Context: one part of a larger RNA
RNA sequence: CUGGGCGUAAAGCGUGCGUAGGCGGCCUCGUAAGUCGGAUGUGAAAGCCCUGGGCUCAACCCAGGAACUGCAUCCGAUACUGCAGGGCUUGAGUGCGGGAGAGGGAAGCGGAAUUCCUGGUGUAGCGGUGAAAUGCGUAGAUAUCAGGAGGAACACCCGUGGCGAAAGCGGCUUCCUGGCCCGUUACUGACGCUGAGGCACGAGAGCGUGGGGAGCAAACAGGAUUAGAUACCCUGGUAGUCCACGCCGUAAACGAUGAGUGCUAGGUGUUGGGGGUGUUGACCCUUUCAGUGCCGACGCUAACGCAUUAAGCACUCCGCCUGGGGAGUACGGCCGCAAGGCUAAAACUC
Numbered sequence: 001c002u003g004g005g006c007g008u009a010a011a012g013c014g015u016g017c018g019u020a021g022g023c024g025g026c027c028u029c030g031u032a033a034g035u036c037g038g039a040u041g042u043g044a045a046a047g048c049c050c051u052g053g054g055c056u057c058a059a060c061c062c063a064g065g066a067a068c069u070g071c072a073u074c075c076g077a078u079a080c081u082g083c084a085g086g087g088c089u090u091g092a093g094u095g096c097g098g099g100a101g102a103g104g105g106a107a108g109c110g111g112a113a114u115u116c117c118u119g120g121u122g123u124a125g126c127g128g129u130g131a132a133a134u135g136c137g138u139a140g141a142u143a144u145c146a147g148g149a150g151g152a153a154c155a156c157c158c159g160u161g162g163c164g165a166a167a168g169c170g171g172c173u174u175c176c177u178g179g180c181c182c183g184u185u186a187c188u189g190a191c192g193c194u195g196a197g198g199c200a201c202g203a204g205a206g207c208g209u210g211g212g213g214a215g216c217a218a219a220c221a222g223g224a225u226u227a228g229a230u231a232c233c234c235u236g237g238u239a240g241u242c243c244a245c246g247c248c249g250u251a252a253a254c255g256a257u258g259a260g261u262g263c264u265a266g267g268u269g270u271u272g273g274g275g276g277u278g279u280u281g282a283c284c285c286u287u288u289c290a291g292u293g294c295c296g297a298c299g300c301u302a303a304c305g306c307a308u309u310a311a312g313c314a315c316u317c318c319g320c321c322u323g324g325g326g327a328g329u330a331c332g333g334c335c336g337c338a339a340g341g342c343u344a345a346a347a348c349u350c
Stems, first nucleotide, its partner, number of pairs: 003322004007304002012318001014201004021194003025088004030083002033081002035077008049065006091191001092188003095184005103177007110154001115149007125136002162169002206247006215241002220236004258317006266295011299306002323350003332343004
C1' cells in the first nucleotide's frame, strides 16, 4: 500500500462545541478542470512476449513485429463530479401559538430523624453479639417529657416516569438561565453532516487555602473470633464526607454498541403534545408526531442475541484494532503543587 474488523473474541475517544479537511438536496444555463473518445508527437537501445533466421542442438546471437498500460499537444463528448450564473423548498434555521420536565446557577424557607446541651419525671441497668467482651451508667445512664444548639440528607409522592451532551439531577418558594416537544406553514433559501488538531465540561477519590463538622467513617486504638487474624463481628475514632475558591482529569465514565441521513412486518405498555369520532364534561375509541420499555417478521450473528431506540440494508465523516506476556511499563516530551495523567516502545519470552 492492499485487506478484514471494533455489543460479549483485540478494537468506539467519558462527553460536547468547533478549526482545517472530507462529504453534501431539487431544477436550469454556461464552462470543460476531473472523466470519456479520437488524432499527432514522444515513450533511446538492449531486455520481456510473438514470428522467422544463424552457430550440428541449446545457451547465445541476428531480423521483423508486438508491447512500453505513460506524458504532452490538438480536435471532440458533457451523463456524473468540480467551477461560475439563475431559480426552488423537501434538508437546516427563524417567526408565531401552545406544552412537559429531579436541566443549570443563586438566595431564602420547612418538617421528620440522629447527636449534643439545659431542665423535669424516674432507678439500675444500658448497649452490643452467634455468644460475649471492650464501652456507657448511682458524679443518676438507658427510657420518657419540655426547651435549646448544630450539621447533613430530603421518607411517602417515586414510576424499565421525567430532564440533561455526558458526568449527572429529587423537600418547598422566589429570581436569573440553557435545551427539548407539538401545532401553524408566515420568513430565510442548502445557510447542511462529520470533525485531525484545538477549546470546554467531566462521578468518586485525592491535593492547596480558608471555613464547617451532626451522622457516617479509610488510618488508628481497644474488645472478640482464630492455630494466627495486621480481616470479616463489636466499642470507639482522625482525615474525609459538607461550603467557598483554585487544582486534578481518572472509572466496569457501560447500552462494554461514535455521530448523521434514508430505507426495511407487526403486537403491546408507558411519558409529553396534536387531530378525529363522541360527550354537558372527564373517561373511552381511533389516528399522528416526539421520547422511553417489553415481545417479535424479514434480515443479520460464531453463538448468545439484535431486530424502526438494529447488532438489518446503504451512504458520509471521525476514532480505534492487528497473537499472549513484557506493558498501558521504560525512555523522551507535554501537563500537574503533589499524587499522578496523556502520548508510548524494545530486548527477552511462549
Record summary: The part of an RNA shown here (small-subunit ribosomal RNA, central domain) has 350 nucleotides and comes from a metagenome. The RNAcentral record of the full RNA draws on SILVA. Rfam family: Bacterial small subunit ribosomal RNA. Its family is annotated with structural constituent of ribosome and ribosome in the Gene Ontology.